[in-house]
């Protein structure tokens, strides 16, 4: 260097019963009330509204994304996440600007899952995401004890660890 491997609640996609969303939003109807209110900001240009809007309060009726998600399938073992910087786009009336969503290129962190503790996203006690903390676990390297096989301690990281050529 290439090819094949191996860690195990092992990744990561597709699907997708069912939960949660929410008795919310929205619609309409009543009563209050009296002039503005709505398109994320600012501008411009629109919509609604005295035929009673925003809005407050009470009934009626009433969803869906997005996140999860059992099954099954598929690729797979830096699988995969994630931080920062960069590069085109898209998203709601045009411009600026914020915000969000995916791509995509560069550096750099994390071996893995798993529990606590605090943090953020989020409707959430679901999941996520990252911090500390712990012990298991899986390899390798130093010591040491058996010594056929193994077992202790400690301590690094996958740019790593077996094999084969």
């Nucleotide at each position: 260097a290439a090819u094949a491997g191996a860690g195990g609640c092992g990744c990561g996609g597709c699907u997708g019963a069912c939960a949660a969303g929410a008795g919310u939003a929205g619609c309409g109807c009543g009563u209050g009330g009296g002039a503005g209110c709505c398109c994320g900001g600012c501008c411009g240009g629109g919509g609604c509204g005295c035929a009673g809007a925003u809005c407050a309060c009470g009934g009626g009726u009433g969803a869906a994304a997005g996140g999860g998600g059992a099954u099954g399938c598929c690729g797979c073992c830096g699988a995969a996440a994630u931080g920062c910087c960069g590069g085109a786009a898209g998203c709601a009336c045009g411009g600026c600007u914020g915000g969000c969503u995916g791509c995509u290129g560069g550096c750099g962190u994390u071996g893995g899952g798993c529990a606590a503790g605090g943090g953020g996203a989020c409707a959430a006690c679901a999941u996520c995401c990252g911090c500390u903390u712990g012990a298991c676990u899986g390899u390798c390297a130093u010591g040491g004890c058996a010594c056929a096989g193994g077992c202790c301690a400690u301590g690094g990281a996958g740019c790593g660890c077996u094999a084969u050529u």

This is a predicted structure of a 165-nucleotide RNA (Lysine riboswitch aptamer) from a bovine gut metagenome. Its mean pLDDT, the model's own confidence on a scale to 100, is 80. Its Rfam family is "Lysine riboswitch aptamer". On this family, see Mandal et al., Cell 2003: "Riboswitches Control Fundamental Biochemical Pathways in Bacillus subtilis and Other Bacteria". About the family: Riboswitches are metabolite binding domains within certain messenger RNAs that serve as precision sensors for their corresponding targets. The RNAcentral record of the sequence draws on MGnify.